Predicted 3D model of a 346-nucleotide part of an RNA (small-subunit ribosomal RNA, central domain) from a Flavobacteriaceae bacterium.
[in-house]
Context: one part of a larger RNA
RNA sequence: UUGGGUUUAAAGGGUCCGCAGGCGGGCCUGUAAGUCAGAGGUGAAAGCCCACGGCUCAACCGUGGAACUGCCUUUGAUACUGCAGGUCUUGAGUUAUGGUGAGGUUGCCGGAAUAUGUGGUGUAGCGGUGAAAUGCAUAGAUAUCACAUAGAACACCGAUCGCGAAGGCAGGUAACCAACCAUCGACUGACGCUCAUGGACGAAAGCGUGGGGAGCGAACAGGAUUAGAUACCCUGGUAGUCCACGCCGUAAACGAUGGUCACUAGCUGGCUGGAGGCAACUCUGGCUGGCCAAGCGAAAGUGAUAAGUGACCCACCUGGGGAGUACGCUCGCAAGAGUGAAACUC
Numbered sequence: 001u002u003g004g005g006u007u008u009a010a011a012g013g014g015u016c017c018g019c020a021g022g023c024g025g026g027c028c029u030g031u032a033a034g035u036c037a038g039a040g041g042u043g044a045a046a047g048c049c050c051a052c053g054g055c056u057c058a059a060c061c062g063u064g065g066a067a068c069u070g071c072c073u074u075u076g077a078u079a080c081u082g083c084a085g086g087u088c089u090u091g092a093g094u095u096a097u098g099g100u101g102a103g104g105u106u107g108c109c110g111g112a113a114u115a116u117g118u119g120g121u122g123u124a125g126c127g128g129u130g131a132a133a134u135g136c137a138u139a140g141a142u143a144u145c146a147c148a149u150a151g152a153a154c155a156c157c158g159a160u161c162g163c164g165a166a167g168g169c170a171g172g173u174a175a176c177c178a179a180c181c182a183u184c185g186a187c188u189g190a191c192g193c194u195c196a197u198g199g200a201c202g203a204a205a206g207c208g209u210g211g212g213g214a215g216c217g218a219a220c221a222g223g224a225u226u227a228g229a230u231a232c233c234c235u236g237g238u239a240g241u242c243c244a245c246g247c248c249g250u251a252a253a254c255g256a257u258g259g260u261c262a263c264u265a266g267c268u269g270g271c272u273g274g275a276g277g278c279a280a281c282u283c284u285g286g287c288u289g290g291c292c293a294a295g296c297g298a299a300a301g302u303g304a305u306a307a308g309u310g311a312c313c314c315a316c317c318u319g320g321g322g323a324g325u326a327c328g329c330u331c332g333c334a335a336g337a338g339u340g341a342a343a344c345u346c
Base pairs, nucleotide, nucleotide: 004317005316006315007300008299012314014201015200016199017198021194022193023192025088026087027086028085029084030083031082033081034080035077036076037075038074039073040072041071042070049065050064051063052062053061054060091191092188093187094186095185096183097182098181099180100179103177104176105175106174107173108172109171110154114150115149116148117147118146119145120144121143125136126135162169163168206247207246208245209244210243211242215241216240220236221235222234223233258313259312260311261310262309263308266291267290268289269288270287271286272285273284274283275282276281295302296301319346320345321344328339329338330337331336
């Protein structure tokens, strides 16, 4: 490079936006760059290939042919691609009206629980476990009542529910921002798809500065268990978990399944719209589950939310270990992240 692949065997980038690039709807006109055809020139000789011939054959050599798949010039063709112009509405979008939801941000408010403090009642235990002990308690604990303070999380509703590009999002409420869906019109008129480099976002943990600290709780201490027990269990408990601002940029970031578009039997649920109907119900969209036909698949399975049938673009794979290591470079305060080998070995 050709070919083959990427749910689970190696392999889909964590997600989105997007420049370059690649690809791109219907019709008409022009052009003729790509494309196709004819003609001319050139494409040295030798060699390769074919035919015939010369050395007794062959190697070798000679003659002729073919070939040299290319390039240039010129004359034409116009289906497709390109280029130029015009036009269209079905792709894409704008607008209007209505609707949906834990979508985002900020503020305010709420109750239950927990802990602590103060006071009251009250007395000898409480707590914890497989059993115990450490621990707490006559300086009055546990229990119970009242009041106060604090931080964090929001029971029931709650669901195979919903929303978001992903990460993710759940007490109530308001404002602002964004998304999606439906409807019939009106409008723009291909404005589209994908996207290397780049940019933004990105759970948890971790880092910096300043707050906060109820509960939980790495580390740590003690008590148990055990042959030991640097654990599992128990009593405590610091970082952290929470807030603001700034970093980090990784995850089994998973549907282990890139994005967009079109097409291809059915059955049955959920959420949310529209149309018809008094109703039962019927029809028609969007999203989200289950079972299956054909097909696909090594099988498991998948099956209109494809892993089916096609088109376009991007990313990635090429035996196991060494190794996501070393070195170099870039980024980072650091932790480290990104890029990413080889020797050797099986």
Source information: The coordinates come from a structure-prediction model, not an experiment, and the mean pLDDT is 89. The organism belongs to Flavobacteriaceae, within Bacteria.